[in-house]
Context: one part of a larger RNA
RNA sequence: CUCUCUCUAAGGAACUCGGCAAAAUAGCCCCGUAACUUCGGGAGAAGGGGUGCCCCCUCGCAAAAGGGGGUCGCAGUGACCAGGCUCGGGCGACUGUUUACCAAAAACAUAGGUCUCCGCAAAGUCGUAAGACCAUGUAUGGGGGUUGACGCCUGCCCAGUGCUAGAAGGUCAAGGAAGAUGGUGAACUAAUGACAGGGAAGCCGGCGACCGAAGCCCCGGUGAAUGGCGGCCGUAACUAUAACGGUCCUAAGGUAGCGAAAUUCCUUGUCGGGUAAGUUCCGACCCGCACGAAAGGCGUAACGAUCUGGGCACUGUCUCGGAGAGAGACUCG
Numbered sequence: 001c002u003c004u005c006u007c008u009a010a011g012g013a014a015c016u017c018g019g020c021a022a023a024a025u026a027g028c029c030c031c032g033u034a035a036c037u038u039c040g041g042g043a044g045a046a047g048g049g050g051u052g053c054c055c056c057c058u059c060g061c062a063a064a065a066g067g068g069g070g071u072c073g074c075a076g077u078g079a080c081c082a083g084g085c086u087c088g089g090g091c092g093a094c095u096g097u098u099u100a101c102c103a104a105a106a107a108c109a110u111a112g113g114u115c116u117c118c119g120c121a122a123a124g125u126c127g128u129a130a131g132a133c134c135a136u137g138u139a140u141g142g143g144g145g146u147u148g149a150c151g152c153c154u155g156c157c158c159a160g161u162g163c164u165a166g167a168a169g170g171u172c173a174a175g176g177a178a179g180a181u182g183g184u185g186a187a188c189u190a191a192u193g194a195c196a197g198g199g200a201a202g203c204c205g206g207c208g209a210c211c212g213a214a215g216c217c218c219c220g221g222u223g224a225a226u227g228g229c230g231g232c233c234g235u236a237a238c239u240a241u242a243a244c245g246g247u248c249c250u251a252a253g254g255u256a257g258c259g260a261a262a263u264u265c266c267u268u269g270u271c272g273g274g275u276a277a278g279u280u281c282c283g284a285c286c287c288g289c290a291c292g293a294a295a296g297g298c299g300u301a302a303c304g305a306u307c308u309g310g311g312c313a314c315u316g317u318c319u320c321g322g323a324g325a326g327a328g329a330c331u332c333g
Base pairs, nucleotide, nucleotide: 001328002327003326004325005324006323007322008321010319011318014317019314027051028050029049030048031047036041038149052071053070054069055068056067057066058065072076084312085311086310087309088308089307090306091304092303096108097107112147113146114145115144116143117142118141124133125132126131150299151298152297153296155229156228157227160226161225162222163221164220166218169217170216171215175211176210179207181205182204183203184202188197189196230248231247232246233245234244257291258288269285270284271283272282273281
């Protein structure tokens, strides 16, 4: 010097990204216990007191409990074992699950809500098929999507995309097909043997009026479907601002609620609180770069090895070190 421990005057978080680590609390009995609340909780809230041993009494089968007296120690759950507490805020309702071996969470799940498909030989899924799961189930059931307890709510837009319903019209495939047509091709014609003309039947081919489903075009609906939810100018008897007016565009121009937020760039916004001093925190304001209503909005008791701010207690975290024990290191061997 390193590691594991013990103690440390005065101070007590001044340490540090941050009370990380350590200290403190602790069992049992009695008293007592706030806001808030879904009336169950919160709660072991918080905060106090007691606790050994001996004798007597009460009550008891006993154990325990209660009352009185005495006595020892610094200390009586005498060692071990054995909750620190509290006040705000964010997120997620909760118990649960997860990156085996860097992440346990605000992520996933969840009960509950809602949309949609499916009438049973169900929809959906696997398989070429047979067949199987769903299900020895039957809409109070099953599959899929989404949100995520509970409370109050969930606004406007169907123009685009999707889904759904419709069938008059337009377009439209394979296939069928009246018909016309090309090749080959016997007879026949001419000639000189080939070469030529001619063209029946059959066979082969390319066209083809017309018939021809779904789809698309078309006409409606649908947002807890995919998604979207404006700009400029002027105006009030101080100034400022604009309840108000004008105009352009759009399918419609963001409603309630919340808001410098897990979202705010400018920004350490401004004001207030807390501190002697606060880029964090809490309460407001609203100028929302770029919140917003089931990719849910806003609240919320309880819960959390969650994140964040303050306080009490406590301490070698620190001022700032020191002392000691053990194991290493080091020297000799």